Model confidence (mean pLDDT): 85 of 100.
Large-subunit ribosomal RNA, domain IV from a Microcaldota archaeon, 319 nucleotides, folded computationally.
It matches the Rfam family "Archaeal large subunit ribosomal RNA". Its family is annotated with structural constituent of ribosome and ribosome in the Gene Ontology.
The RNAcentral record of the full RNA draws on ENA.
[in-house]
Context: one part of a larger RNA
RNA sequence: CCUAGGUAAGGGAACUCGGCAAGUUAGCCCUGUAAGUUAGCAAUAAGGGGUGCCUUAGCAUGAGUAAUGUUGAGGCCACAGUAACAAGGGGAGUGCGACUGUUUACCAAAAACACAGGUCAUCGCAGAGCGGAAACGCUGAGUAUGAUGGCUGACGUCUGCUCACUGCCAGUAUCUGAAUCUCCCUUUCAAGGGAAAUAAGGACUGGUAAAGAGCGGGGGUAACUCUGACCCUCUUAAGGUAGCGUAAUACCUCGCCGCUUAAUUGGCGGCUUGCAUGAAUGACGUAACGUCACUCCCACUGUCCCUACUUAGGACUUG
Repeated sequence: CCUAGGUAAGGGAACUCGGCAAGUUAGCCCUGUAAGUUAGCAAUAAGGGGUGCCUUAGCAUGAGUAAUGUUGAGGCCACAGUAACAAGGGGAGUGCGACUGUUUACCAAAAACACAGGUCAUCGCAGAGCGGAAACGCUGAGUAUGAUGGCUGACGUCUGCUCACUGCCAGUAUCUGAAUCUCCCUUUCAAGGGAAAUAAGGACUGGUAAAGAGCGGGGGUAACUCUGACCCUCUUAAGGUAGCGUAAUACCUCGCCGCUUAAUUGGCGGCUUGCAUGAAUGACGUAACGUCACUCCCACUGUCCCUACUUAGGACUUG
């Protein structure tokens, strides 16, 4: 010096990306317990007190001077009585995901997947979907309160406008629409030429967005100023509604204001003209939950100020 432990006066996160690591707390009994809430929880919330041993007196149970439980009085020892082992640190705010669960066997456990619930589509069973060359099989000893496939993801409040494009569905007087067949021409026979008729499909008409998708610009205007309820105009299929908003989304940006700090590119709360939010690629809230992410406070500590000593094993030195 390395690995694994132990102990440190005073300070107590000043360390660091970050309290990482370590430490604190810890059992049982009594007491007491907030906001919030889906009334179940939150909750061992938080916080406070007690705890050993000996003597003795009751009470309950008991057949009982046994045993067990419980109440009181007195005493003894220690720094310390759940004395070893074992054995939660706590609180506050926010984001994401409702939750328990699942996952990259061997760098990722998560906000990813799943989930109950919601919704759309297909399918009446000799079906839809899937496996197989086929026979046949799965779904399914099932039958629409079912099965299969897609999206979303508890719950609460909701889910706006657009069918122009693409897709899908339905219809279709008319148009288009191949070969074969039919008819005509030609030819000795064929080949060949032409005409009519015609399926699906397309054109056309309509529907459908919890289908794929999309959801504007310019100018003017109120008797201070500013702003613009209002007006004009171009234009679209329709011009982003409710919400939320500097956001896991905001370039400018360390936006501006407030709180927090001695000091804050942080966190939280507001404002919000949103470079480029937005409604089942769901929007916004939300108790409970989380080995999730961010911030703050209390307690506690060798993380640090600032190192020291020590135990075991190595490295190393000498033999």